[in-house]
């Protein structure tokens, strides 16, 4: 340095729910909040689920897999 791993420390993210707002909707955004998370960072490539105005389009990355980037270092 790389890969793997996850004790400790520094931090990080933020489920449900509430408020406001956008959207036909699934859901998104902001604030509060904290169930949890070692990638719960990014990415819609493959599946899966959901929505609709259903030849199709969209949503979910905190559903699974793949790709890609990254803090620390006891073993």
């Nucleotide at each position: 340095u790389u890969u793997a791993a996850g004790a400790a420390a520094a931090g990080c993210c933020a489920a449900a729910c509430c408020u406001a707002u956008c959207g036909u909707g699934a859901g998104g955004u902001a604030g509060g909040g904290a169930c949890g998370g070692a990638a719960a960072g990014c990415c819609a490539c493959g599946g899966a689920u959901c929505u609709u105005a259903c030849c199709a389009a969209g949503a979910u990355a905190g559903c699974c897999g793949a790709g890609u980037u990254a803090c620390c270092u006891a073993c």
A computed fold for a 75-nucleotide RNA from Sulfurovum sp., annotated as c-di-GMP-I riboswitch aptamer. The model forms 94% of the base pairs in the Rfam consensus. Taxonomically the source falls in Sulfurovum (Bacteria, Campylobacterota, Campylobacterales, Sulfurovaceae).